Two RNAs folded together computationally: RNase P RNA and transfer RNA, 429 nucleotides in total. The coordinates come from a structure-prediction model, not an experiment, and the mean pLDDT is 81.
C1' cells in the first nucleotide's frame, strides 16, 4: 500500500424570513413572549409485554406455538456465552439442531428388488440333475435345479470402506487399518468432548416428524375504533330466539362462576366535547460486579402528542449534491426497504525498515 | 389505528390427506348453412402472485416480501 471482518455512530449544514401545532406567562377575545415539535426504521403487524374489558382469567378435553445446553429479561420465537454440523487461508459467518430401537403413513416414474424387501445382466458349476468319455479312482460337457450382493445397469435412496487371506465363484467369511453401535471411565452445572479401557462384525439402529405421532415447556379472549363520563338527537317501532333442565356474559365443546328480559336482525337517531395520552421495563455521563447479554447505585435530565389530523414554504452561502421514508395507547425484538460518510477493533495479501 | 380473507387459462372457479393441474365461457381452425347465429369436431391455452427454504420430488408444507379485497363509533 492492497483486500477483507466485526461492532458503534451520523442521515446536508448555516444563517435570514413568513407559517403550522403542544405547553407556560402576560395582555385581553386573538394576538405578544418564551419553549418543546418525527425515525433507524415512525413500516410489515411476524413475535413478546404493560395497560383497559370481559371471573381476582379457575378445571378438563380440543387446538396453537417453542424445540441442543446454560444463563439474561417484565416476556419473547429475543439477546449473550458454550457445544455440535457446514463454510472460509483467516479475522469471522450460517443452521426449524429434541424423538425414525411407542406406533401409523410415505417414496410417483424408473428398476429384478423401496424396508426387516431383491437373483435382470454378470460370475460359479462346489452340491443335486441331464449327457458322453473311462485306465471304473475318475474326467469333460450342459446350466435344469442351485451358489454369490465382488463387477454391471435403475434410482434422490440399494448391503460400511480400504487392502490382504480365503473361496468354484463370492461375501466381515477370517484378519489388520479407518468409520460406527453398546458398556464404563475420566473431565464438564449441562448440551458434550476424549489419540482412555473394554466389547460387538456391523441387514444391529436406512429415510422422510417445515407428514401424523411421541416427549418437555409455554399459551383464556378481545382489542385504545379497548374502556370511562358529558351533550345532542330519535319511532324507545316491527321481526326472530329461548321461557329458568333456559338465555347471556367476544375463538369451540363441557364444567365452574356472574347475571336475569336478554341477545341477534331490519328500521331509526348522533356523528359533538372531555379522558384514556404520554414521567417511562425512560435517557446521558459516572462507580461496581459479571467473559457477556445484563444487574445494582449515587447524580442528573425532561425530549411530538396531533384528531382532516402540525412539525413546512421560500431566499442566500458552502460542501462529499442528501438514500429509505413519515408518529397515532405505550414498550422491547425480529423482518423488510436504504445515497453516501465517520470512528474502533482484528485478520489475510505484498513491501521496507 | 386495529382485526381478518384472497391470489391457478383471457374471465369465473375447482384442484391444497405433497407424485409433472383440470372444467366452463371466450379465442382459432375446419364442418353445417346463401350467410349469420345455434350446433357438431379439433387444437392452442398456464413462470399456479413474488422470492428462499423442507423434501427424491411443492399449486399443495413453512418462512419473507408484492398487490388486492371486507369489517369496526356512539345513543335509544
Nucleotide at each position: 500500500g492492497g483486500a477483507g471482518u466485526c461492532g458503534g455512530c451520523c442521515a446536508g449544514a448555516c444563517a435570514g424570513u413568513c407559517g403550522c401545532u403542544g405547553u407556560g406567562c402576560c395582555c385581553u377575545u386573538g394576538g405578544g413572549c418564551a419553549u418543546g415539535g418525527a425515525g433507524g426504521a415512525a413500516a410489515g403487524u411476524c413475535c413478546g409485554g404493560g395497560c383497559u374489558c370481559c371471573a381476582u382469567a379457575g378445571g378438563g378435553c380440543a387446538g396453537g406455538g417453542u424445540g441442543c445446553c446454560a444463563g439474561g429479561u417484565a416476556a419473547c420465537g429475543c439477546c449473550u456465552g458454550g457445544g455440535c454440523g457446514g463454510c472460509g487461508c483467516g479475522a469471522g459467518c450460517c443452521g426449524a439442531c429434541g424423538g425414525a430401537a411407542a406406533g401409523u403413513g410415505c417414496a410417483g416414474c424408473a428398476g429384478a428388488a423401496a424396508g426387516g424387501a431383491u437373483a435382470c445382466c454378470g460370475c460359479c458349476g462346489a452340491u443335486g440333475g441331464a449327457u458322453c468319455c473311462c485306465u471304473c479312482g475318475g474326467g469333460a460337457u450342459c446350466a435344469c435345479a442351485g451358489g454369490u450382493a465382488a463387477g454391471g445397469g435403475u434410482g434422490a435412496a440399494a448391503a460400511g470402506g480400504u487392502g490382504c487371506g480365503g473361496u468354484a465363484a463370492g461375501a466381515g467369511c477370517g484378519c489388520a487399518c479407518c468409520g460406527c453401535g453398546c458398556c464404563g471411565g475420566u473431565g464438564g452445572c449441562a448440551a458434550c468432548a476424549c489419540g482412555c479401557g473394554g466389547u460387538g462384525g456391523c441387514g444391529a439402529u436406512g429415510g422422510u416428524a417445515a407428514a401424523c405421532c411421541c416427549c418437555a415447556c409455554c399459551c383464556g379472549g378481545a382489542g385504545c375504533a379497548a374502556g370511562a363520563c358529558c351533550a345532542a338527537a330519535u319511532a324507545g317501532g316491527g321481526g326472530a330466539a329461548c321461557g329458568a333442565u333456559g338465555g347471556u356474559g367476544u375463538g369451540g365443546c363441557c364444567c365452574g362462576c356472574a347475571c336475569u328480559g336478554u341477545u341477534c336482525c331490519c328500521g331509526g337517531g348522533u356523528a359533538g366535547g372531555u379522558u384514556g395520552c404520554u414521567u417511562g421495563a425512560g435517557g446521558a455521563g459516572c462507580g461496581c460486579g459479571g467473559u457477556g447479554a445484563c444487574g445494582c447505585g449515587a447524580c442528573u435530565c425532561c425530549c411530538a402528542g396531533a384528531u382532516g389530523a402540525a412539525u413546512g414554504g421560500c431566499u442566500g452561502u458552502c460542501c462529499a449534491c442528501g438514500a429509505c421514508a413519515g408518529a397515532a395507547c405505550c414498550c422491547g425484538g425480529c423482518u423488510u426497504a436504504u445515497c453516501g460518510g465517520c470512528c474502533g477493533a482484528c485478520u489475510c495479501c505484498a513491501c521496507c525498515u | 389505528g386495529g382485526g381478518c380473507c384472497g391470489u391457478u387459462a383471457g374471465c369465473u372457479c375447482a384442484g391444497c390427506u405433497g407424485g409433472u393441474a383440470g372444467a366452463g365461457c371466450a379465442c382459432u381452425c375446419g364442418g353445417c348453412u346463401u350467410u349469420u347465429a345455434a350446433c357438431c369436431g379439433a387444437a392452442u391455452u398456464g413462470u399456479c402472485g413474488u422470492g428462499a427454504g423442507u423434501u427424491c420430488g411443492a399449486a399443495u408444507c413453512u418462512c419473507a416480501c408484492a398487490c388486492g379485497g371486507c369489517c369496526c363509533a356512539c345513543c335509544a
It holds a member of the Rfam family "Bacterial RNase P class A". Its family is annotated with ribonuclease P activity, dimeric ribonuclease P complex and tRNA processing in the Gene Ontology.